[in-house]
Context: one part of a larger RNA
RNA sequence: CAACGAACGCUGGCGGCGUGCUUAAGACAUGCAAGUCGUACGGAAAGGCCCCUUCGGGGGUACUCAAGCGGCGAACGGGUGAGUAACGCGUGGAUAAUCUGCCCAUGAGUUCGGGACAACUCCGGGAAACUGGAGCUAAUACCGGAUAAGACUACAGGGUUUUCGGGCCCAGCAGAAAAAGGUGGCCUCUACUUGUAAGCUGCCGCUCAUGGAUGAGUCCGCGUCCCAUUAGCUUGUUGGUGAGGUAACGGCUCACCAAGGCAUUGAUGGGUAGCUGGUCUGAGAGGAUGAUCAGCCACACUGGAACUGAGACACGGUCCAGACUCCUACGGGAGGCAGCAGUCGGGAAUCUUGGGCAAUGGGGGCAACCCUGACCCAGCAACUCCGCGUGAGGGAUGAAGGCCUUCGGGUCGUAAACCUCUGUCGGGAGGGAAGAACGUUGGCCGUUCAAAUAGGGCGGCCGACUGACGGUACCUCCAAAGGAAGCGCCGGCUAACUCCGUGCCAGCAGCCGCGGUAAUACGGAGGGCGCAAGCGUUGUUC
Repeated sequence: CAACGAACGCUGGCGGCGUGCUUAAGACAUGCAAGUCGUACGGAAAGGCCCCUUCGGGGGUACUCAAGCGGCGAACGGGUGAGUAACGCGUGGAUAAUCUGCCCAUGAGUUCGGGACAACUCCGGGAAACUGGAGCUAAUACCGGAUAAGACUACAGGGUUUUCGGGCCCAGCAGAAAAAGGUGGCCUCUACUUGUAAGCUGCCGCUCAUGGAUGAGUCCGCGUCCCAUUAGCUUGUUGGUGAGGUAACGGCUCACCAAGGCAUUGAUGGGUAGCUGGUCUGAGAGGAUGAUCAGCCACACUGGAACUGAGACACGGUCCAGACUCCUACGGGAGGCAGCAGUCGGGAAUCUUGGGCAAUGGGGGCAACCCUGACCCAGCAACUCCGCGUGAGGGAUGAAGGCCUUCGGGUCGUAAACCUCUGUCGGGAGGGAAGAACGUUGGCCGUUCAAAUAGGGCGGCCGACUGACGGUACCUCCAAAGGAAGCGCCGGCUAACUCCGUGCCAGCAGCCGCGGUAAUACGGAGGGCGCAAGCGUUGUUC
């Protein structure tokens, strides 16, 4: 000089893009942050609608839907950096040792039965949290049977490659293993009660299998801080055989056998630390760093454990133990902001208990739609960077005044006044329902499934609806120079000088050093220099 998630001092007009607890992974009041589906199901607590009413209420319907049963989601998204020196991360490989819900493609099916449990009713227990018993009931909940092309498993055979294996190919035999319906439309065929059922058909599902995609698990080579004032470490330890276990290899676990394995190319121990893309600096090499954004990892009050599930050993799930806080009728219970706001505390220091799902993305749903503190916006903060303004031209009696003076004058200084203009920003008035638009829905057309001029899928055209920001951006008009400049420095380094005060005092200071009676170095003033809505100081890095 450059840089910063900065802080502090003085000062402060506007706008835009960003950024904002680096400390106590300290404790948390309150609200919100994960639900959704009635096109799976029994049903009806509330509202709507209809009927009756003694005006208290009762009945129905299913527009709608509380609670329940069931499905999917809740393993994503969001936070933090405690732990971790490790296959954690980075990079390159392996998986012939593996799994993969939803999604895409393909093939084959979707048959016959059964028994429950909630909700509900009744009887209890408890202060509460909650909970016991009896009875009824549905399903895409649960259970059993039938069926099996391919695939799967076991066995023996042939071929092939090879890591000599259970890989791949061919043919054979045997075994085990599935399911669920919902909803829209139509009567061509059948039946009758002539518009319904069966049936047909569209859509959404369900089961089995194969392939893909995506995601994930596991293993290996190399790289990845400091201390030797840490030199020896290790008994499931190192290897083998067998077994168990896992989606899967493996001492992963176990029994038996052998006695190995690691280490000065630094084992073991200790300290520190999330890693990376990147960021800062530097001509580069390198050094420092790992906020925001992105990838991976780890964690969710502390420690431990499993359950469910395609996926967790699960932030807003369960169980156990512990610390802490709260409620209690003292018997017993409840909780977890390192989600978004917010509070206390700590600290030099870091924001609103805001608006909206309009957009993007996510979950559920056929859809309408619902949910979404993700996100999009707004608020606060000169915290960073960038842009703009605080006026422009003319104007010498070089005014007044300040300061200096050799008393002649010099300087602030065209600076001001004054004259003529302009109108950015800010202020006022009006316009602006802009863009952000994709999406949803209605109609028509084409195409496709279909017996079909029902209905549905796909594509196109036209119309309608949907904006938190926000009356915002932007535009026009109005008035008026009016509302808008500070900070540091002036001995040398280093751009910028005089006077007064002080008198080794008071003080300054980054280094050298200034101050003891003419101090360009202290304090003030005038003047000057440098930056400028900032300027300095401190801290840290190169």
Predicted 3D model of a 542-nucleotide part of an RNA (small-subunit ribosomal RNA, 5' domain) from an uncultured prokaryote.